[in-house]
Context: one part of a larger RNA
RNA sequence: GGAUGAACGCUGGCGGCGUGCCUAACACAUGCAAGACGAACGAAGCGCUUAGGUGGAAUCCCUCCGGGGAGGAAGCCUCUGUGACUGAGUGGCGGACGGGUGAGUAACGCGUGGACAACCUACCCCGCACUGGGGGACAACAGCCGGAAACGGCUGCUAAUACCGCAUAUGCGCACAGCCCCACAUGGGGCGGUGCGGAAAGCCUUGUGCGGUGCGGGAUGGGUCCGCGUCUGAUUAGCUGGUUGGCGGGGUAACGGCCCACCAAGGCGACGAUCAGUAGCCGGCCUGAGAGGGUGGACGGCCACAUUGGGACUGAGACACGGCCCAGACUCCUACGGGAGGCAGCAGUGGGGGAUAUUGCACAAUGGGGGAAACCCUGAUGCAGCGACGCCGCGUGGGUGAAGAAGUACUUCGGUACGUAAAGCCCUAUCAGCAGGGAAGAAAAUGACGGUACCUGAUUAAGAAGCCCCGGCUAACUACGUGCCAGCAGCCGCGGUAAUACGUAGGGGGCAAGCGUUAUCC
Numbered sequence: 001g002g003a004u005g006a007a008c009g010c011u012g013g014c015g016g017c018g019u020g021c022c023u024a025a026c027a028c029a030u031g032c033a034a035g036a037c038g039a040a041c042g043a044a045g046c047g048c049u050u051a052g053g054u055g056g057a058a059u060c061c062c063u064c065c066g067g068g069g070a071g072g073a074a075g076c077c078u079c080u081g082u083g084a085c086u087g088a089g090u091g092g093c094g095g096a097c098g099g100g101u102g103a104g105u106a107a108c109g110c111g112u113g114g115a116c117a118a119c120c121u122a123c124c125c126c127g128c129a130c131u132g133g134g135g136g137a138c139a140a141c142a143g144c145c146g147g148a149a150a151c152g153g154c155u156g157c158u159a160a161u162a163c164c165g166c167a168u169a170u171g172c173g174c175a176c177a178g179c180c181c182c183a184c185a186u187g188g189g190g191c192g193g194u195g196c197g198g199a200a201a202g203c204c205u206u207g208u209g210c211g212g213u214g215c216g217g218g219a220u221g222g223g224u225c226c227g228c229g230u231c232u233g234a235u236u237a238g239c240u241g242g243u244u245g246g247c248g249g250g251g252u253a254a255c256g257g258c259c260c261a262c263c264a265a266g267g268c269g270a271c272g273a274u275c276a277g278u279a280g281c282c283g284g285c286c287u288g289a290g291a292g293g294g295u296g297g298a299c300g301g302c303c304a305c306a307u308u309g310g311g312a313c314u315g316a317g318a319c320a321c322g323g324c325c326c327a328g329a330c331u332c333c334u335a336c337g338g339g340a341g342g343c344a345g346c347a348g349u350g351g352g353g354g355a356u357a358u359u360g361c362a363c364a365a366u367g368g369g370g371g372a373a374a375c376c377c378u379g380a381u382g383c384a385g386c387g388a389c390g391c392c393g394c395g396u397g398g399g400u401g402a403a404g405a406a407g408u409a410c411u412u413c414g415g416u417a418c419g420u421a422a423a424g425c426c427c428u429a430u431c432a433g434c435a436g437g438g439a440a441g442a443a444a445a446u447g448a449c450g451g452u453a454c455c456u457g458a459u460u461a462a463g464a465a466g467c468c469c470c471g472g473c474u475a476a477c478u479a480c481g482u483g484c485c486a487g488c489a490g491c492c493g494c495g496g497u498a499a500u501a502c503g504u505a506g507g508g509g510g511c512a513a514g515c516g517u518u519a520u521c522c
Base pairs, nucleotide, nucleotide: 001522002521003520004519006518007517008516009515010514013394014393015392016391017390018389019387020386021352026350027349028348030347031346032345035093037091040090041089044086045085046083047082048081051078052077053076054075059070060069061068062067100305101304102303109230110229111228112227113226114225115224116223119222120221124218125217126216127215128214129213130212131211132166134164135163141156142155143154144153145152146151172197173196174195175194176193178191179190180189181188182187202210203209204207231277232276233275238268239267240266243265244264245263246262248260249259250258280302281301282300283299284295285294286293287292307328308327309326310325311324330341331340332339333338358384360383361382362381366380367378368377369376370375397427398426399425400424407418408417409416410415431463434457435456436455437454441449466511467510468509469508470507471492472491473490477506478505479504480503481502487494488493
């Protein structure tokens, strides 16, 4: 000098774009952050509706005034149909994405380059073939029972794209034998043969509809393995028993001591094993002429984690932040028997700290989930709010104006400086304020932002400058006060009676809505 997710002191006009718990991966009140499908299904409720039953009002007629007759409304029950209706249940899809954090991890975790002849891939796309015929349940519901609750038990009924057999099988899997081709070991591919095994689901608005099943291919996403690279300490020198390898098996989507039985005795290490400390990694970012050094906040990629530890279930995919089970700590409820919870999602609270924001608006846009769609959901996202936290831009006026006014400071008392500075006169209106108009962002409609940006008009120089420094380094000097005191200080050093170094004032220098200080990096 540059830089910062900064903080502190003094000061502070506006706008745009960014950015904002670096500390306690501390504890969390409250609200919201993942739902949607009735075009998979049965039932219930509600509204409307059809028909029947019940019910008998208004009104009309007769009357001997007691009443009788016609008439058929409201309401209720049952049935039929219906719905942008309601909340549960069965079922399918999604909750493995998106969002957060950096605790752990020195590791194939990450980066880079390869390999898989050792693998998987829901939804999507392409191609081929199929979608035939049956069965039995369980929720919901009803009844009964237990419990304070959370919740649960028994009996009975019922539907399906839920569940289970059967048929069919181009191609698929397994076994057996054959032919051909290929290869980097174990091997891979193709063709046809025999035997065995294995599918499906329907719905509606009825059509090039939406689905379902098998197989092959693609796309996308993932899994695994390997070469190289990846901090400090030797005041850590030896480490290792599933340890190293083999054979056989189990398990997995898949290879493998991944796991197991048996056999062998190996494997790693001064080219730093093991141990200890520290740390998420990268694209990048800062600095530097570069080499290099430092760093990994925001944004993007990967990884890991979700109160702590462990475990599996479901599923194409998890060992699953807002799923389940167990254990621990903590908090809460309790009828003391037992239960409930997990903000490292968005806001917000307490705490810690030098320090870091609103319990905001909207799904209008982009994107995501569900749905045939309408649409619903979306604290992702788009916006707004707060903070000079950063960068950038703008303003705080321009011209003229010498009696060099007043005032202040200094003075050799003559004057000198502030100084065209002010006043005065003329002008302008950026920003802010007032009034009027008023977007793009949306593709036919739909705009949170927002009456915002922007445009126009009228008015007034008004509403808008500070901070640090002035001994040398280093740009900028005098007076007074103080008297090794009070104080200053980055280094050298100033201060003990004329201090350009302390304090104040005048003047000056620098930067400017900032200026200094502190911390850290180059």
Molecule: small-subunit ribosomal RNA, 5' domain
Organism: uncultured bacterium